[in-house]
Context: one part of a larger RNA
RNA sequence: UUGGGCCUAAAACGUCCGUAGCCUGUUCAGUAAAUUCCUGGGUAAAUCGUAUCGCUCAACGGUGCGACUUCCGGGGACACUGCUGAACUUGGGACCGGGGGAGGUCAGAGGUACUUGCGGGGGAGCGGUGAAAUGUUAUAAUCCCGCAGGGACCACCAGUGGCGAAGGCGUCUGACUAGAACGGCUCCGACGGUGAGGGACGAAACCCUGGGGCGCAAACGGGAUUAGAUACCCCGGUAGUCCAGGGCGUAAACGCUGCAGACUUGGUGUUGGGGGCUCUGCGAGGGUGCCCAGUGCCGGAGCGAAGGUGUUAAGUCUGCUGCCUGGGGAGUACGGUCGCAAGACUGAAACUU
Numbered sequence: 001u002u003g004g005g006c007c008u009a010a011a012a013c014g015u016c017c018g019u020a021g022c023c024u025g026u027u028c029a030g031u032a033a034a035u036u037c038c039u040g041g042g043u044a045a046a047u048c049g050u051a052u053c054g055c056u057c058a059a060c061g062g063u064g065c066g067a068c069u070u071c072c073g074g075g076g077a078c079a080c081u082g083c084u085g086a087a088c089u090u091g092g093g094a095c096c097g098g099g100g101g102a103g104g105u106c107a108g109a110g111g112u113a114c115u116u117g118c119g120g121g122g123g124a125g126c127g128g129u130g131a132a133a134u135g136u137u138a139u140a141a142u143c144c145c146g147c148a149g150g151g152a153c154c155a156c157c158a159g160u161g162g163c164g165a166a167g168g169c170g171u172c173u174g175a176c177u178a179g180a181a182c183g184g185c186u187c188c189g190a191c192g193g194u195g196a197g198g199g200a201c202g203a204a205a206c207c208c209u210g211g212g213g214c215g216c217a218a219a220c221g222g223g224a225u226u227a228g229a230u231a232c233c234c235c236g237g238u239a240g241u242c243c244a245g246g247g248c249g250u251a252a253a254c255g256c257u258g259c260a261g262a263c264u265u266g267g268u269g270u271u272g273g274g275g276g277c278u279c280u281g282c283g284a285g286g287g288u289g290c291c292c293a294g295u296g297c298c299g300g301a302g303c304g305a306a307g308g309u310g311u312u313a314a315g316u317c318u319g320c321u322g323c324c325u326g327g328g329g330a331g332u333a334c335g336g337u338c339g340c341a342a343g344a345c346u347g348a349a350a351c352u353u
Stems, first nucleotide, its partner, number of pairs: 003325004007307002012321001014201004021194003025088007033081001035077007048066007091191001092188003095184003103177007110154002114150008125136002162169002206247006215241002220236004258320006266298009276288004302309002326353003335346004
């Protein structure tokens, strides 16, 4: 519960696509469903309003008139909504052009470090810490040089820089592939917005099958510390981390801010594109200002409980969706759906305060 809200108090689905539904640009004509007016019929009583009457008053009751009565027929109006037809270009889409980007998938190539092996040099410690010890080393370690193998990663460039719906994406090259911005204003002509159900994607961890395993490292073993130390520190170390295929579907999945559109003072950086002016050793070069799109900072009005926000709104409006309604019990129980499992989603109540 016809209310007020959702950055931080409870509350924006993790993200996108999209069905139904809801909403929907400009102009003209028609129609008259809806809307509205007039009129006729119908419209139980009580109730309600009013006038008057009856109980000594009143409550209560009687009578008349009125209101209410979602309905049906006839006639009229046509701004808005609906429907039909015609047209338009601003929304949207397509096309063309030259640029930009860690966007995605696959394949190939490379680099330092690490580690292992082999060869050479070398000789007693090395490693580790607050200090130590466990550990390692005369079967030659640590250290230096060379060669070979292996797996993971991609320093500098690197930038509140870029790209992506989000998760996320960073060595180089190629193939395939997707989207956005700018410019042209060539074409289509409202084709649009949102989106219950539904679908797809979705970090890390975890699960299944098969590979791989350098380093790191839950668990585990040991050494310390300590009153104890199931930790923090140290020496080891298995799952895992990596690859391929499948599952899971969750995160402080955060801008703790749903999507789309319109409008509303400014300043300053930066990224991409396009014009102007200017310098030029002419090179996709330098300087400067303008427009569009993105991304930051500061800040005005306004808004806000304040912090703050402030053309990337949390301002002023519109459309659509999701969600909240004191704390605990509890994201629990039960039921259902999904999952191999872990569990996920949906999601109470008693009781308590």